[in-house]
Context: one part of a larger RNA
Molecule: large-subunit ribosomal RNA, domain VI
Organism: Candidatus Omnitrophota bacterium
């Protein structure tokens, strides 16, 4: 820009894409078959491999500053207690959220249609025969569907529901203005994300931060006191601290104002 007014939701599905795998064991059954050795079709079930999708309750990994320990050195006047640097975490032990696999769940199926090779029915040409010439069937991991995803720019541009469809300038045309539903912009953001887009919100508000409580992590802070010459240990103390998690709470910031936008038969 189009989709012959402007919007908001919900959709149909032309078309396109994805997927499509296989093995082992058991039952039927040591049956049919076979002298024996051996050993089924058909049908049913269980398990597994590879591949794929989703997810993070559990199991693991990471988790760049959440907690603790610790060496060297420098600083805060000293002690104590802290902080900086040693990587762009100094090293070490753990670890929430998130992201993940080595983890969990699920998938390939079943059904239908038309067929290939193949197997048939009826049946002439050709009194027979013949699955074929007319006609009618069966049959594959393959084809078309079925399953999942995208999808009306599908220009044949679809459908359904709902909302708005007014006024002013002498006012019919044209033009200009007001500004309907609605949208944008702006702002707070994340389940989203390179930007955009998408999604949640904007005081009639829990959108983010803060604060409160909890969960979870770390592992018993500092100070004081006790024991010991001291290193250190005990008590106060399941302490102190705490990022992303959960719930709550308008304290802070989403203020006010703005822009676009009504036509055709």
């Nucleotide at each position: 820009c189009g989709u012959a007014g402007g919007a908001u939701a919900u959709u149909u599905g032309a078309a396109g894409g994805g997927a499509g795998c296989u093995g082992u064991u058991c039952c039927u059954a040591g049956u049919a078959c076979g002298a024996g050795a051996g050993g089924a079709c058909c049908g049913g079930a269980a398990c597994a491999g590879a591949c794929g999708a989703a997810c993070c309750g559990a199991u693991a990994g990471u988790g760049u500053a959440u907690c603790a320990g610790u060496u060297a050195u420098c600083g805060c006047g000293c002690c104590a207690g802290c902080g900086g640097u040693a990587u762009g975490a100094g090293c070490u032990g753990a670890g929430u959220a998130g992201c993940c696999a080595c983890g969990u769940u699920c998938g390939g199926a079943a059904a239908g249609g038309a067929u290939a090779a193949g197997c048939g029915c009826u049946g002439a040409a050709a009194g027979c025969a013949u699955a074929u010439a007319a006609g009618c069937g069966c049959c594959a991991a393959g084809c078309c569907c079925c399953c999942c995803c995208u999808a009306a720019g599908a220009c044949u541009a679809g459908a359904u529901a709902u909302c708005c469809a007014u006024c002013u300038a002498u006012u019919u045309a044209a033009u200009a203005g007001a500004g309907a539903a609605g949208a944008c912009a702006c702002c707070u953001u994340g389940u989203a994300g390179a930007u955009u887009a998408c999604a949640a919100g904007g005081u009639u508000g829990a959108u983010a931060g803060g604060c409160c409580a909890g969960a979870a992590g770390u592992g018993u802070a500092a100070g004081u006191u006790c024991a010991g010459u001291a290193a250190u240990g005990g008590a106060u103390u399941a302490a102190g601290c705490u990022u992303a998690c959960u719930g709550g709470u308008a304290c802070u910031a989403a203020u006010u104002a703005g822009u676009c936008a009504a036509a055709g038969g």